[in-house]
């Protein structure tokens, strides 16, 4: 680098565009690009930190620093298919 398989959680609600309908208004429908609200996920990335080590300190069992994850936090990202996707198999 290729293939294969790969979870969670609102196609949520206004704005805003379209169409349809109407004298107008009220209404119907679609739109996952964008602004806004609230609600929820962790498995891209990123932060946190127990054991432990190292210095400081000289008795307080104390400070600093460094320390992993599938734990934890949602900053980022996601929340219909698709893409994306930690990890796992093959080559």
């Nucleotide at each position: 680098c290729u293939c294969u398989g790969g979870a969670g959680a609102g196609a949520c609600c206004g704005g805003c565009c379209c169409g349809c309908a109407u004298c107008a208004g009220c209404g119907c429908g679609g739109g996952a690009a964008c602004c806004g609200g609230c609600g929820c996920c962790g498995a891209a990335g990123g932060g946190g930190c127990a054991a432990g080590a190292a210095g400081c300190g000289c008795g307080a069992g104390g400070c600093u620093u460094c320390g992993a994850a599938a734990c934890u936090c949602u900053c980022a990202g996601g929340c219909a298919a698709a893409c994306g996707g930690a990890c796992a198999g093959a080559g």